[in-house]
Molecule: Fluoride riboswitch aptamer (crcB RNA motif)
Organism: Bryobacteraceae bacterium
RNA sequence: AGGCCGGCAGGCGUUGGAGUUCGCCUUUAACCGCCCGGCGGGGCAGAUGACUCCUGCGAGGGA
Numbered sequence: 001a002g003g004c005c006g007g008c009a010g011g012c013g014u015u016g017g018a019g020u021u022c023g024c025c026u027u028u029a030a031c032c033g034c035c036c037g038g039c040g041g042g043g044c045a046g047a048u049g050a051c052u053c054c055u056g057c058g059a060g061g062g063a
Base pairs, nucleotide, nucleotide: 009026010025011024012023013022016054017053018052019051020050021049033044034043035042036041
């Protein structure tokens, strides 16, 4: 110096924040949605990985 293993810690899970929890990754990583189309382009679901709360957006109803 490089490789491997482990620990601590960090990062990530298609649109914001927080708590809890699950999973993935170790920087050459995890991750960066789906459908149609040769391309250009067109269409579709969801603010969660999951649960809860807040915020934003949309629809309906009441005061």